[in-house]
The part of an RNA shown here (large-subunit ribosomal RNA, domain VI) has 265 nucleotides and comes from a Lachnospiraceae bacterium.
The RNAcentral record of the full RNA draws on ENA.

Context: one part of a larger RNA
RNA sequence: CGCAGGAUAUCUGAAGGGAGCUGGCCUUAGUACGAGAGGACCGGGCUGGACCCGCCGCUGGUGCACCGGCUGCGCCGCCAGGCGCAUAACCGGGUAGCCAAGCGGGGACGGGAUAAACGCUGAAGGCAUCUAAGCGUGAAGCCCACCCUGAGAUGAGAUAUCCCAUAUCUUCAAGAUAGUAAGUCCCCUUAGAGACGAUGAGGUUGAUAGGGCAGAGGUGGAAGCACGGCAACGUGCGGAGCUGACUGUCACUAAUCGGACGAGG
Numbered sequence: 001c002g003c004a005g006g007a008u009a010u011c012u013g014a015a016g017g018g019a020g021c022u023g024g025c026c027u028u029a030g031u032a033c034g035a036g037a038g039g040a041c042c043g044g045g046c047u048g049g050a051c052c053c054g055c056c057g058c059u060g061g062u063g064c065a066c067c068g069g070c071u072g073c074g075c076c077g078c079c080a081g082g083c084g085c086a087u088a089a090c091c092g093g094g095u096a097g098c099c100a101a102g103c104g105g106g107g108a109c110g111g112g113a114u115a116a117a118c119g120c121u122g123a124a125g126g127c128a129u130c131u132a133a134g135c136g137u138g139a140a141g142c143c144c145a146c147c148c149u150g151a152g153a154u155g156a157g158a159u160a161u162c163c164c165a166u167a168u169c170u171u172c173a174a175g176a177u178a179g180u181a182a183g184u185c186c187c188c189u190u191a192g193a194g195a196c197g198a199u200g201a202g203g204u205u206g207a208u209a210g211g212g213c214a215g216a217g218g219u220g221g222a223a224g225c226a227c228g229g230c231a232a233c234g235u236g237c238g239g240a241g242c243u244g245a246c247u248g249u250c251a252c253u254a255a256u257c258g259g260a261c262g263a264g265g
Stems, first nucleotide, its partner, number of pairs: 001152001005163007015149004021049007033038001051106005059100004066093004071086006110144003117137004164265001166178004183261004187203005208254003211250005217243003224237005
C1' cells in the first nucleotide's frame, strides 16, 4: 500500500514445511515342518539404540555483582578487622537462568489409490489365457492421517463484537480538507521476549521494574564480648552472620503530564 467504511478478537485451510529409522527378548511353541539335527509363518506383549521435540522436579555441569578458606605485596598509624592488585590470584561450595550426562514425549493406529507380484471372470482364437472390455488382493514407497507455518490464498475467505451516518470546500464524484468515534501508536516502567524492530506484562482505578520487609535457596558458624589454654587455637552468646537473578507482600522511588494517527461507507 492492497484486501469497496473504520476497528478488536477468534477461526477456516488453498498451499508449504517437518516427521517417516531399527535391534533384542518373552509368548504363541519346542507347536507346524523334519528321520534327526534343527526350527518357523501369522498374532500378542515387553525393552533398547540412534535421531527429533520439549523440560529443569531428580542426578549433575556452568554460574566474573553469592558465601567461605587461604598466599604474596600495597594501603586504612599499629593490633584486631577490612580494602585493592595478583588469570575470577588460588582453593572449596553454590540460587536463578542456560544446559546434558538428567527427565518427559514422538515415529504409531487406521483409511485410500497403486508397484512388482498373485488372482477372478473372459474373448479375439469353440480350447487355453490375470487383459483386450470388466473386477480383486497387494509395499518401509504415494495420498490422507500426526506436528508446525499459513487469507498478499491480489482467488485477498468466515464468525463474533465495537464505532457511527459531523463540519467546510466543491468542476457535486466512490472527491478534497479539517476535527473526532471505536481503536491504535508515540512516550514511559519492563521480561516468560529480544541484535534492532518485533512479541508479551504494565503505566496510579497501578504490583511493571527498583527498593523495603518476610521467606525459600546458598554458604557454613560473622563481628564483638566472655570463658578455657603459656600459645597456636577452642568453646559460648548462635544453624550465627552474610546473601545476584527465586516466591510473596508493601506504593517508598520510577511508569507524571502529555502528543499523534484514526470512519462518514

Annotation:
It matches the Rfam family "Bacterial large subunit ribosomal RNA". The source organism's lineage runs through Bacteria, Bacillati, Bacillota, Clostridia and Lachnospiraceae.